[in-house]
Two RNAs folded together computationally: RNase P RNA and transfer RNA, 416 nucleotides in total.
It holds a member of the Rfam family "Bacterial RNase P class A". Rfam's curators write: Ribonuclease P (RNase P) is a ubiquitous endoribonuclease, found in archaea, bacteria and eukarya as well as chloroplasts and mitochondria.

RNA sequence: CGGGCCGGCCAGGCGGUCGCCCCACCACCGCGUCGGGGAGGAAAGUCCGCACUCCACCGAGCACGGCAGCGGGUAACGCCCGUCGUCCAACGUCGGUUCGUCCGACGAAGGGCAGGAACAGGGGCACAGUGACGAUGCCCGGCGCUUGUGACACCCCCUCGGGGAACAAGCACGUAUACGCGCCAGGCGUGAAACGGCCAACCUCUGCCGGGAGCAAGGCCAAGCCGGGACGUUUGCAGGCUGCUCGCCAAGUCCCAGGUAGGCCGCACGAGGCCGGCGGCAACGCCGGUCCCAGAUAGAUGACCGCCCACGACAGAAUGCGGCUUAUCGGCCGGUUCGGCGG
RNA sequence: GCCCCCAUCGUCUAGGGGCCUAGGACGCAGCCCUUUCAAGGCUAAAACCGGGGUUCGAAUCCCCGUGGGGGCA
Numbered sequence: 001c002g003g004g005c006c007g008g009c010c011a012g013g014c015g016g017u018c019g020c021c022c023c024a025c026c027a028c029c030g031c032g033u034c035g036g037g038g039a040g041g042a043a044a045g046u047c048c049g050c051a052c053u054c055c056a057c058c059g060a061g062c063a064c065g066g067c068a069g070c071g072g073g074u075a076a077c078g079c080c081c082g083u084c085g086u087c088c089a090a091c092g093u094c095g096g097u098u099c100g101u102c103c104g105a106c107g108a109a110g111g112g113c114a115g116g117a118a119c120a121g122g123g124g125c126a127c128a129g130u131g132a133c134g135a136u137g138c139c140c141g142g143c144g145c146u147u148g149u150g151a152c153a154c155c156c157c158c159u160c161g162g163g164g165a166a167c168a169a170g171c172a173c174g175u176a177u178a179c180g181c182g183c184c185a186g187g188c189g190u191g192a193a194a195c196g197g198c199c200a201a202c203c204u205c206u207g208c209c210g211g212g213a214g215c216a217a218g219g220c221c222a223a224g225c226c227g228g229g230a231c232g233u234u235u236g237c238a239g240g241c242u243g244c245u246c247g248c249c250a251a252g253u254c255c256c257a258g259g260u261a262g263g264c265c266g267c268a269c270g271a272g273g274c275c276g277g278c279g280g281c282a283a284c285g286c287c288g289g290u291c292c293c294a295g296a297u298a299g300a301u302g303a304c305c306g307c308c309c310a311c312g313a314c315a316g317a318a319u320g321c322g323g324c325u326u327a328u329c330g331g332c333c334g335g336u337u338c339g340g341c342g343g
Numbered sequence: 344g345c346c347c348c349c350a351u352c353g354u355c356u357a358g359g360g361g362c363c364u365a366g367g368a369c370g371c372a373g374c375c376c377u378u379u380c381a382a383g384g385c386u387a388a389a390a391c392c393g394g395g396g397u398u399c400g401a402a403u404c405c406c407c408g409u410g411g412g413g414g415c416a
Stems, first nucleotide, its partner, number of pairs: 001339010012308007020038004026032001040314001044325002047323005052214004064210005069083005084115001085113004091107006116205002121203002123199003137188003141184005148173003155164004218265004227256005239249003272291008309312001344415007353369004361399001372386004392408005
């Protein structure tokens, strides 16, 4: 200097004009002035884990679901860090080559792992193969034992695969270092795997964890309408039954309960950001200083102009937070490894 | 906004680790039958949503996405 791999960060910049949402202060109810803030690394998928709220709940067990080497971090996790084991492996060196960027050995940056238990038990391992989980075909060797092989042939019957008869006699060969039988050990062949096992992302066992629902959770105020209670007096007149008295109903006034429309809270100071120091290999923790940084409810981030460059991707909050995953034009920085050149 | 379900030929579906080179019905194409059409018969084409993982082996088991569908004021 270049290539590969890994990790972290940024997400066009500056200036001007006109708009939108929120907060605070003036002024003061027409709004306006001034000051401040205004999308993301993923706001996404809703896949995990929490906070928060309501409901249920004495405790324990069963069922169901999830997690799984070891140690640590965290509010918690299936996340993160370290380490062990195992698998893959760019690239390099050496060797081979049927020449194909093919094969083998060694080294190796880096990457993946749902990684407890298969003598607690049940179950499965297609095809091929004698045999697929209490197996044994062929060959060789060792030891032991003794009637073995040709011979499931040949013949008959029927629904073509079995049955009857036969496996006896006879014949042939072999017969103790047997070509037979049993045990042990090795090899051949099939296959992913051959009494060596494999599968628990099959059931299961062990240990640990998990109550359910979700901000459309939930809470507060409360028009109108419906309902309940009290009063219903005075008077020249003043609702209906009813012409009169009483009574009842209605009207009216006041009060009450639930609660719709509507409004408010939840809801923006938080497991918070930045800087420094310390502890730790790291994830992370502790201490000190400093900052306030979107909060709508039909839902705000936009438009135009000028300049510059490497010509700008994926995409936009709706209770909040920690992770994972997915989408993403490009740029910068660091680490590691290999190669080239120079000293 | 929150919470669930599903995905196999053109359509409806079977299959839930190996016998799957994935079966059936309708439809489509060709042939036979018929004077012709229909009906019928025979033949053929046609699919596991995508990517990883577990396993000797995945349409099937697990994970992550993609695309549809449904519920809650």